Model confidence (mean pLDDT): 75 of 100. The RNA shown here (Bacterial RNase P class A) has 384 nucleotides and comes from a Planctomycetota bacterium. Its Rfam family is "Bacterial RNase P class A". It is annotated as a ribozyme. The sequence is in RNAcentral, with records from ENA. Taxonomically the source falls in Planctomycetota (Bacteria, Pseudomonadati). A source record names the gene rnpB.
RNA sequence: CGAGCCGGCAGGGCGGCCGCUCCGGUUCUCGCAACCGGGGAGGAAAGUCCGAGCUCCGCAGGGCAAGGUGGUGGGUAACACCCACCGUCCGCAAGGAUAGGGAAAGUGCAACAGAGAGCAGACCGCCCGGCCUCGCGCCCGCCUCAGCGGAAGGUGAGACCGGGUAAGGGUGAAACGGUGCGGUAAGAGCGCACCAGCGGGAGGGGUGACCCUCCCGGCUCGGCAAACCCCGCCUGGAGAAAGACCGAAUAGGGGAGCAUGAUGUGGCCCGCAUCGCUAGGACUCCCGGGUAGGUCGUUCGAGGUCGCUCGAGAGAGCGAUCCCAGAUGAAUGGCCGCCGCCCCUUUCGGGGGAACAGAACUCGGCUUAUGGCCGGCUCGAAGG
Numbered sequence: 001c002g003a004g005c006c007g008g009c010a011g012g013g014c015g016g017c018c019g020c021u022c023c024g025g026u027u028c029u030c031g032c033a034a035c036c037g038g039g040g041a042g043g044a045a046a047g048u049c050c051g052a053g054c055u056c057c058g059c060a061g062g063g064c065a066a067g068g069u070g071g072u073g074g075g076u077a078a079c080a081c082c083c084a085c086c087g088u089c090c091g092c093a094a095g096g097a098u099a100g101g102g103a104a105a106g107u108g109c110a111a112c113a114g115a116g117a118g119c120a121g122a123c124c125g126c127c128c129g130g131c132c133u134c135g136c137g138c139c140c141g142c143c144u145c146a147g148c149g150g151a152a153g154g155u156g157a158g159a160c161c162g163g164g165u166a167a168g169g170g171u172g173a174a175a176c177g178g179u180g181c182g183g184u185a186a187g188a189g190c191g192c193a194c195c196a197g198c199g200g201g202a203g204g205g206g207u208g209a210c211c212c213u214c215c216c217g218g219c220u221c222g223g224c225a226a227a228c229c230c231c232g233c234c235u236g237g238a239g240a241a242a243g244a245c246c247g248a249a250u251a252g253g254g255g256a257g258c259a260u261g262a263u264g265u266g267g268c269c270c271g272c273a274u275c276g277c278u279a280g281g282a283c284u285c286c287c288g289g290g291u292a293g294g295u296c297g298u299u300c301g302a303g304g305u306c307g308c309u310c311g312a313g314a315g316a317g318c319g320a321u322c323c324c325a326g327a328u329g330a331a332u333g334g335c336c337g338c339c340g341c342c343c344c345u346u347u348c349g350g351g352g353g354a355a356c357a358g359a360a361c362u363c364g365g366c367u368u369a370u371g372g373c374c375g376g377c378u379c380g381a382a383g384g
Stems, first nucleotide, its partner, number of pairs: 001380009012339007020040008028031001042356001046367002049365005054239004066235005071085005086100001087098004101230002106228002108224002123169002125165006132158005139150004177195006196220001198217008243296004253287005265279004303322008341353005
C1' cells in the first nucleotide's frame, strides 16, 4: 500500500430571541389567566417477532389434540435472548455459520443427467465360450518360380450370440470404502498390510457435551426428520379500545304525591262492529341503569450514574447519589451568532453539507433502517 476479519464510541456544543406542552410557586380582574422557576424523544422511540410485569375473563385432577422448543454447563423475573465450552461445516488465515435428540420403531422422498438411485446397475471398456469372415503360419498336390487348389484347426483381427466382471471411462448433490501387494480368464475385501468409517469392550481426562489411547469384529446397511413420525421439556385466553371510578342534557324504566278529564283512548283483538276484561297523565318530587364527557391506571422502575468486591464471561452483591417526557388529534419547534466535523475553491478568506428516523402502560431481548469516528487482528506485495 492492497484485500479482508472483529470490537468499541458518540449520534454535534455554547449562548440569545420568539413559540408549544407538563409540573411547582406567586398575584389578581379567578381564567387552565399573567408572571417567575424547572422538566421535555432514540440508538434504534421502528417492525410488533419472542419473553415478562400489570389488568380482566376462564380454570377440580388427569389424559388427548394443537402450538412451541431441542448439544453441554452457566446467566436471568423469564425467553426462541446472552456468556463460556463441545461437535460438525466454510475460510490459507484473522474468523464465520449452526433448528445440533432419534434414520437397525414405522411410513415416505431423491428433480435433471445417467446403463443403473436403494438390499442398485452391464452403456463403453476388459475377460471367457460358441459361430462366421478375413490375414499370417504349418502340411499335401499341380508347378521352374510366382500362383492356384485342398487339408488341418495354430495364431491375430472384426461382426453377431451367450455369459463373467463394479478394477477403468462417463452421468450425478449422492454410484455400496481409499492406497498398495498378492490373486484371477478378466476382476472383485476374494486374501493380506496400512488408513478412514461403523459396532462392541477396556483404560484415562473433563461437572458435562465430549476428547485421547488400546483391543476385537464382520470387512462397510448410505442421505434427508424447518417430510410425516417417535422421544424429552414448555404452554389457558385477551390486551391499555386491558381495567377501575365519577357522571350530565334529552329520551326511556321504577316509585310516591297531586290530579278524575272516561259514553273517550290504548291493549286483549290478527277484516269490521258490539259486548266483556284491563291499563294510562301532559304536573311535582325521589331512585336506579346506560350514553356524552371527565378522573385514575400513567410513569419510582427487574430504574439511571459512579465506586468497591466477586466472576474467565454473561452477570451478581454492597454503598453513595439522581428523579430523568407523560401528550390524548396528540407538545418536544423556528430564527440568529460563535465554535467543532466533512466537502469544494483557495489558502487572508468565502461557499455548501450533516444520515436513519419521532415516545403513547412499562421493562428485557431479537431483527430491520442509518451517516461517521476510533482501536485490534489476519493474509498478500514491495522496500528497509